This is a predicted structure of a 346-nucleotide part of an RNA (small-subunit ribosomal RNA, central domain) from an uncultured bacterium. RNAcentral holds the full RNA, with entries from ENA and SILVA. Model confidence (mean pLDDT): 88 of 100.
Context: one part of a larger RNA
RNA sequence: CUGGGCGUAAAGAGCGUGUAGGCGGUCUGUUAAGUUGGGAGUGAAAUCCUGGAGCUCAACUCCAGAAUUGCUUUCAAAACUGGCAGACUUGAGAACGGUAGGGGAUAGCGGAAUUCCUAGUGUAGAGGUGAAAUUCGUAGAUAUUAGGAGGAACACCGGUGGCGAAGGCGGCUAUCUGGGCCGUUUCUGACGCUGAGACGCGAAAGCGUGGGGAGCAAACAGGAUUAGAUACCCUGGUAGUCCACGCUGUAAACGAUGAGUGCUAGAUGUCAGGGGGAUACCUCUGGUGUCGUAGCUAACGCAUUAAGCACUCCGCCUGGGGAGUACGGUCGCAAGAUUAAAACUC
Numbered sequence: 001c002u003g004g005g006c007g008u009a010a011a012g013a014g015c016g017u018g019u020a021g022g023c024g025g026u027c028u029g030u031u032a033a034g035u036u037g038g039g040a041g042u043g044a045a046a047u048c049c050u051g052g053a054g055c056u057c058a059a060c061u062c063c064a065g066a067a068u069u070g071c072u073u074u075c076a077a078a079a080c081u082g083g084c085a086g087a088c089u090u091g092a093g094a095a096c097g098g099u100a101g102g103g104g105a106u107a108g109c110g111g112a113a114u115u116c117c118u119a120g121u122g123u124a125g126a127g128g129u130g131a132a133a134u135u136c137g138u139a140g141a142u143a144u145u146a147g148g149a150g151g152a153a154c155a156c157c158g159g160u161g162g163c164g165a166a167g168g169c170g171g172c173u174a175u176c177u178g179g180g181c182c183g184u185u186u187c188u189g190a191c192g193c194u195g196a197g198a199c200g201c202g203a204a205a206g207c208g209u210g211g212g213g214a215g216c217a218a219a220c221a222g223g224a225u226u227a228g229a230u231a232c233c234c235u236g237g238u239a240g241u242c243c244a245c246g247c248u249g250u251a252a253a254c255g256a257u258g259a260g261u262g263c264u265a266g267a268u269g270u271c272a273g274g275g276g277g278a279u280a281c282c283u284c285u286g287g288u289g290u291c292g293u294a295g296c297u298a299a300c301g302c303a304u305u306a307a308g309c310a311c312u313c314c315g316c317c318u319g320g321g322g323a324g325u326a327c328g329g330u331c332g333c334a335a336g337a338u339u340a341a342a343a344c345u346c
Base pairs, nucleotide, nucleotide: 003318004317005316006315007300008299012314014201015200016199017198021194022193023192025088026087027086028085029084030083031082033081034080035077036076037075038074039073040072041071042070049065050064051063052062053061054060091191092188093187094186095184096183097182098181099180103177104176105175106174107173108172109171110154115149116148117147118146119145120144121143125136126135162169163168206247207246208245209244210243211242215241216240220236221235222234223233258313259312260311261310262309263308266291267290268289269288270287271286272285273284274283275282276281295302296301319346320345321344328339329338330337331336
C1' cells in the first nucleotide's frame, strides 16, 4: 500500500461552529469533461510468452508471431456521473399559531442550619471513641432563651422526570437571551450532509492579581491504634473551596458506542404537544426507560435511542514492554499540555 477493524480484546477526537475538500433529491432540454465502442499513429531493441529453426542434446543463439494492459488523435453513442439552462416539492429553511423546561447571563430577595459575638437562665462537666486521649470548661463551658454578625449551600417537591452540543444545570422574583417540540401546509425552492486545517466552549484540581472566608478541609501539629502506622479513627488546622478578571485545556470528559440519511416484528412505562371519542379508550409526532423478534456478536450482550441491513464524510488502530517517554517543534507565568520516535528486550 491492498486489506481487516474501532461497546468490553489495539482503536470514536471531551464537545460544537465552520473553511477547503469529499458526497448529494425529482423532472426536462442541451453539452460531451469522465464513461463506452470503432479507426489511425506511437508504444526502440533485447527480455517474458507461443510456434518453428541451428549448434549431437541442453543451456545458448536465430526467425516469425503475440504481447507491450499505456499515451496522442479522430469518428460515433448519450444511459449513468459532471457542466450549462429551465422547472418541481418530498430534503432543508422561513412565516404564523401554540407549548414544556434546574438551558445561559445579570440584579434583587427569602427561610432552615452551622459558626462566632452580646445579654439572660443555670452548674460541673462537655466533646469524642471500639475503648480512650489530645481538646473545651469554675476567668462559668455543654444545655437553653433573646438579639446581632457573616459566609456558603438551597431540605421537602425530586422522579432510570426535565433542559443543554458537551462540560454541566435545582430556593424565589424581575430583566435580557439561546435552543427544542407540536399544529396549519402559507412562503423560498436543494439553499443539503460531513468536515483536514481554523475558531469557540470545556468538570475538578492548579496558577496570577485583588477581594472574601461560616462550614468543610490537602499540607501540617497533636492524641490514639499498631511490631511499626509518614495511614484508616479522634482533636485542631493553612492553602483551597466562594466572588471578579485573566490563564491552564486535562478526566473512567463514559453509552468506554463519531455525525447524517433511509429501511427492518412487537409489548409495556413515562415526559411534551396534537387529533378522534363518552370519562374508558384509540391514534399521530418528538424525547426518555424496560423487555423482546428477525438479524448481528468470540461471548457478554445489542436489538426502530442498533452493536441489524445499506450509503456518505471525518477521526483513529496495526503484538507486549521501552513510552504517551526522549529529542525537536508549538502553546503555557509555572505546573505542564500537545505533536511524537528509536536503541534494546520478550